A computed fold for a 519-nucleotide part of an RNA from an uncultured bacterium, annotated as small-subunit ribosomal RNA, 5' domain.
The coordinates come from a structure-prediction model, not an experiment, and the mean pLDDT is 83.
Its Rfam family is "Bacterial small subunit ribosomal RNA".
The full RNA is in RNAcentral, with records from ENA, Greengenes and SILVA.

Context: one part of a larger RNA
């Protein structure tokens, strides 16, 4: 020179568009952030019918003893609902957000294999849904505890839960036959045996189940190559290498166990150790290269430490569940609650890094037939010159070369068309008024923003850095190896163009320096 997620110093007029804890994966008040389905269920409630009619009793009649009754409507019982919603059930809480400890690994990148594999929704085809049962939850009692939460006992539904029947091209186990391959093989005919399904809702439009192919989509496993540093780390390794059997997965394996052999791996650097998330990028740079991996997209890991399984297609699961550990908190000391490395905030840590805002209007998820509900993903806004990019801080004319400063050889010269004056302009701000587009028929947080017009006033907007050389730009004071300056070379000890001020003058400009880092 460029170039930064920066700070620090001194200054600040607007806009767009980014970008914003690099440190303590340190602990966190507090609100939100993963719900939804009454069209899968019984049940409460609630409101409206209609039935019953306890009560009230206006007014009519009256032989005054009564009859008769408009109205009020408790109560039970039925039905209905664009109603509510604690529980059972369903589908999503494995996505979407975050942050990068750990990882030198098939963890990533490239490129391949799976004849060793699964996929919920979705989409195509094919065939079916006969016909029983027995529970529970919720409720109501009774009861432990302070609380968290529980225990008994009766009662109840279902798209919860179990059989039973049917079934193939399905799955096991098996005669026999064909074809093919890439070694273990793989596909196809085909007989017996034996075994497994299903759920209904509805406004009658539909939308749902069940088994099987097939597809799409998403995972998972192998392997070739590639992927930082020290040899002042030279040896390392008992499930450790490899066989056989078994078990265990969705699957192939020492993945695991039982037995068996004695093997693997290394200077083409094993082990051991520091250090690190990888990559697309991204910065520099002719360009090899060398540096980085912040934002935005891919892929991994991890959710307080550490283990460990449950559910389910999918987790070993941030806002789930067990166990221990540390720490906060609550207790009636028996015992219980809690996990911001989600958004906002807070304490601390640091040179240092924002609002406990708005709004689901759009785009995208998740339920739900929808309607609609929920979305701190997302849109928006706020704060920061943090950075890019763009405008403005006026433009013309104006010599008496004014005043004023600064020097001066005392004549001047400089500042300098600079200012005043005059003639004009209105980007930005500022003020009025109209005012979108993003939305499809309704719906706009953003927002009375964006923009479009009018009037108005040169008004409201300029700093920093530097000036011996390198390197663009010089003079006077003042200081006197003091005081102080420096990127290097070096000034400074009485004429300092290097130190301070002033006056000029150079540079870049809403910024300019400094310091850090990379090339």
């Nucleotide at each position: 020179g460029g170039a930064u997620g920066a700070a620090c110093g001194c200054u600040g007029g607007c806009g767009g568009c980014g970008u914003g804890c690099c440190u303590a994966a340190c602990a966190c008040a507090u609100g939100c952030a993963a719900g939804u389905c009454g069209a899968a269920c019984g049940a409460a409630g609630c409101a409206c019918u209609u039935a019953u009619g306890a009560u009230u009793g206006a007014g009519a009649u009256u032989u005054c003893g009564g009859u008769u009754g408009a109205u009020u409507g408790a109560u039970u019982a039925a039905g209905u609902g664009a109603c509510u919603u604690a529980g059972u059930g369903g589908c999503g809480g494995a996505c979407g957000g975050g942050u990068g400890a750990g990882u030198a690994a098939c963890g990533c990148g490239u490129g391949g294999g799976u004849a060793a594999c699964c996929u919920g929704c979705c989409u195509c085809g094919u065939a079916c849904a006969g016909g029983g049962g027995g529970a529970u939850a919720a409720c109501a009692g009774u009861u432990a505890g302070a609380a968290a939460u529980g225990a008994c006992u009766g009662c109840u539904a279902a798209u919860a839960c179990c059989g039973c029947a049917u079934a193939a091209c399905c799955c096991g186990c098996u005669a026999g036959g064909g074809c093919c391959g890439c070694a273990u093989g793989g596909c196809c005919c085909g007989g017996a045996c034996g075994g497994a399904a299903a759920a209904g809702a509805u406004u009658u439009a539909u939308c749902g189940g069940u088994a099987c192919g097939a597809g799409a989509u998403g995972g998972a496993c192998c392997c070739a190559c590639g992927u930082c540093u020290g040899a002042u780390u030279a040896g390392c390794u008992a499930g450790u290498u490899g066989g056989u059997g078994a078990g265990g997965u969705a699957a192939c394996g020492g993945c695991c166990c039982a037995c068996c052999a004695a093997g693997g791996c290394g200077a083409c650097g094993a082990u051991c150790a520091g250090u690190a998330g990888c990559c697309g990028g991204c910065c520099u740079g002719a360009g090899a290269g060398g540096g980085u991996g912040a934002c935005c997209g891919g892929c991994c890991a991890c959710a307080u430490u550490g283990g460990g399984a449950c559910u389910g297609a999918g987790a070993c699961a941030c806002g789930g569940c067990c166990c221990a550990a540390a720490c906060u908190c609550c207790u009636a000391c028996g015992g219980g609650a809690g996990g911001c490395a989600g958004c906002a905030g807070u304490g601390g840590g640091g040179a240092a890094u924002a609002u406990u805002g708005c709004a689901c209007a759009a785009c995208g998820g998740g339920g739900g037939a929808a309607a609609c509900c929920c979305u701190g993903a997302u849109g928006c806004a706020g704060c920061a010159a943090c950075g890019c990019c763009g405008c403005g801080u006026g433009a013309g004319u104006g010599a008496a070369g004014a005043a004023g400063u600064a020097u001066u050889u005392c004549g001047g010269u400089a500042u300098g068309u600079a200012a005043a004056g005059c003639u004009c302009u209105a980007u930005c701000a500022g003020c009025a008024g109209g005012g979108a587009a993003g939305a499809a028929a309704a719906u706009g947080a953003c927002g009375g923003u964006a923009c479009c017009u009018g009037a108005c006033u040169a008004a409201g907007a300029a700093g920093c850095c530097c000036c011996g050389g390198c390197u663009a730009a010089c003079u006077a004071c003042g200081u006197g190896c003091c005081a102080g300056c420096a990127g290097c070379c070096g000034c400074g000890g009485u004429a300092a163009u290097a130190c301070g001020u002033a006056g000029g003058g150079g540079g870049c400009a809403a910024g300019c320096g400094u310091u850090a880092u990379c090339c």